[in-house]
């Protein structure tokens, strides 16, 4: 240098019945209030409404969604698998943020649990950082007749094994 391979509630992607989101948002029609509202968060533009009346809001009844996450289970890639953070470039917007996303660069071996934080409609799930033990691997010490086993410390996937 190059083939092949291990960890295991492994990692990601796609398909998905249901279930949640919700009796919610919307209509619509009744009644009360009455000057603001709307466009995805704000600026700006712009628009609809303001005493002939009716934006917005609450309430009763009436009909009543959907995306995003989730998901039993199937299939494919596959072990920095994959995420994450900065910086910057494209896409979108009038702008700015945010979102996708291609480089550059840092960080994490790897689930789980629990506490803040942030996105979620959420006690679901996803993420970030601490701590806790747990578990793979190699390294050093010990221990055992030996031992691939046992214990303690400790690193890190650009590592670990086998072959060539």
């Nucleotide at each position: 240098g190059g083939u092949a391979g291990a960890g295991g509630u492994g990692c990601a992607g796609u398909c998905g019945a249901g279930a949640u989101a919700a009796g919610u948002a919307a209509u619509g029609u009744c009644c009360g209030u009455g000057a603001g509202g709307a466009a995805a968060a704000c600026c700006a533009u712009u628009c609809c409404g303001u005493a002939c009346g009716g934006a917005a809001c609450g309430g009763g009844c009436a009909u009543g969604a959907a995306a995003g996450g989730u998901g039993a289970g199937a299939c494919u890639g596959c072990c920095g698998a994959a995420g994450a953070g900065u910086g910057u470039g494209u896409u979108c917007u009038g702008g700015u943020a945010a979102g996708a996303u291609g480089c550059a660069u840092u960080c994490u071996g790897g689930g789980u649990a629990c506490a803040u934080g942030c996105c979620g409609a959420a006690c679901a799930g996803g993420u970030a950082u601490g701590u806790a033990a747990c578990u793979g691997u190699c390294a050093u010490c010990a221990u055992u007749c030996a031992g691939u086993g046992u214990g303690a410390u400790g690193g890190a996937g650009a590592g670990c094994u086998a072959c060539c």